[in-house]
Context: one part of a larger RNA
RNA sequence: UUGGGCCUAAAGCGUCCGUAGCCGGUUUAUUAAAUCUUCUGUGAAAUUGUUGGACUUAAUCCAGCAGCGUGCAGAAGAGACUGGUAGACUUGAGACUGGAAGGAGCCGGAGGUAUUCUUGGGGAAGCGGUAAAAUGCUAUAAUCCUAGGAAGACCACCUGUGGCGAAGGCGUCCGGCUAGUACAGAUCUGACGGUGAGGGACGAAAGUUGGGGGAGCAAAUCGGAUUAGAUACCCGCGUAGUCCCAACUGUAAACUCUGCGAGCAAGGUGUUGCUUAUUCUUCAUGAAUGAGCAGUGUCGAAGAGAAGUCGUUAAGCUCGCCGCCUGGGAAGUAUGGUCGCAAGGCUGAAACUU
Numbered sequence: 001u002u003g004g005g006c007c008u009a010a011a012g013c014g015u016c017c018g019u020a021g022c023c024g025g026u027u028u029a030u031u032a033a034a035u036c037u038u039c040u041g042u043g044a045a046a047u048u049g050u051u052g053g054a055c056u057u058a059a060u061c062c063a064g065c066a067g068c069g070u071g072c073a074g075a076a077g078a079g080a081c082u083g084g085u086a087g088a089c090u091u092g093a094g095a096c097u098g099g100a101a102g103g104a105g106c107c108g109g110a111g112g113u114a115u116u117c118u119u120g121g122g123g124a125a126g127c128g129g130u131a132a133a134a135u136g137c138u139a140u141a142a143u144c145c146u147a148g149g150a151a152g153a154c155c156a157c158c159u160g161u162g163g164c165g166a167a168g169g170c171g172u173c174c175g176g177c178u179a180g181u182a183c184a185g186a187u188c189u190g191a192c193g194g195u196g197a198g199g200g201a202c203g204a205a206a207g208u209u210g211g212g213g214g215a216g217c218a219a220a221u222c223g224g225a226u227u228a229g230a231u232a233c234c235c236g237c238g239u240a241g242u243c244c245c246a247a248c249u250g251u252a253a254a255c256u257c258u259g260c261g262a263g264c265a266a267g268g269u270g271u272u273g274c275u276u277a278u279u280c281u282u283c284a285u286g287a288a289u290g291a292g293c294a295g296u297g298u299c300g301a302a303g304a305g306a307a308g309u310c311g312u313u314a315a316g317c318u319c320g321c322c323g324c325c326u327g328g329g330a331a332g333u334a335u336g337g338u339c340g341c342a343a344g345g346c347u348g349a350a351a352c353u354u
Stems, first nucleotide, its partner, number of pairs: 004325003007308002012322001014202004021195003025089007033082001035078008048066007092192001093189003096185003100181001104178007111155002115151008126137002163170002207248006216242002222236003259321006267299014303310002327354003336347004
């Protein structure tokens, strides 16, 4: 509980695909479901108004008339809008063609520095670490220098409010396969669309199961310090884990704390991609300047807003559809259901308190 809201006060599902439903471009004809108009029937009584009457009045009661009954059924008509049917269109959507950009995904191969370990050589007393130390390593030769070898992980510079992806996310090079995007077109289909309850798929890190791998880092654990104490911050070790394969989990400040789609409505300035005009030029996949479209930033008119601020990438003006909110705590708890191997997830109260 509404004519209200959801960036920050409670509130946008983590993201997409999509079923039902809801909504739907331009135009012609037709129909008349819906809508509107008129008429007919029906629409209990009491109640209400009014005119009379009956109790001495009033309340009350009786009778007449009016009204109410906002509905239902039937008949006739209207043809703008919504719907149905038939046809047409191209601007929405999709397809095609062309060249283009990209850390988009998957698979395979190759490489790079560093680190650790290891082998040989050199070398000989310390190294390491800190605010200072100590634990620790070291005459079984460390640290350091040098030449090889092995392993696993990662991918400096380029790197950019730069790019790509629905989101999570994605960064060495080469090849293969797959997908999407913007731009351009005198091409094609012809509303095929939007959203989306249920449903499905994807979904960082941590975690789980099985099998590998294990260099560095490092929860836990141990030791050294610090301290009144120090179950920490600092230091030395170090196991799960981090990596790969197969399966599960399904959550995050999954954030732009801003759902998706469409139209309308001042500009300035940077940057990325495509197209295009002019100029330059080493003539190439070149450069500069301007214009168009698409993305990504920033500043701002109007307008909005409680303000901060937002402002053609809206939080402006409108439309369609979905999700969600209703004081704080108890509580994302209990219970039931359902999913999961578990951890736990999803759904989700109340008493009581204030």

Overview:
The part of an RNA shown here (small-subunit ribosomal RNA, central domain) has 354 nucleotides and comes from a metagenome. Rfam family: Bacterial small subunit ribosomal RNA. Gene Ontology terms of the family: structural constituent of ribosome and ribosome. The RNAcentral record of the full RNA draws on SILVA. The coordinates come from a structure-prediction model, not an experiment, and the mean pLDDT is 88.